[in-house]
RNA sequence: GCAAACCCGUCGAAAGGCGGGGACGCAAAGCCACCGGUUUAAGGGCCCUUGGGGCCUAUGACAGCGGGGUUGCCG
Numbered sequence: 001g002c003a004a005a006c007c008c009g010u011c012g013a014a015a016g017g018c019g020g021g022g023a024c025g026c027a028a029a030g031c032c033a034c035c036g037g038u039u040u041a042a043g044g045g046c047c048c049u050u051g052g053g054g055c056c057u058a059u060g061a062c063a064g065c066g067g068g069g070u071u072g073c074c075g
Base pairs, nucleotide, nucleotide: 001026002025006021007020008019009018010017011016024064030070031069032068034067035066036065037062038061039060043057044056045055046054047053048052
């Protein structure tokens, strides 16, 4: 310097994001979704089915999961 969980408000189908409070931690816990991983399933597909439900799938998300790229502090 940053800010987890949690709380309030807000956006979102959700994951999650943003703002305020708050500190678990972090020497890059600054930034980037390129690779792997994790996560949600609106939409799409398949199955069951009276309604409804189940499974698969990222074009969504996570940079505080790892790698990589890039910028930076101290010495």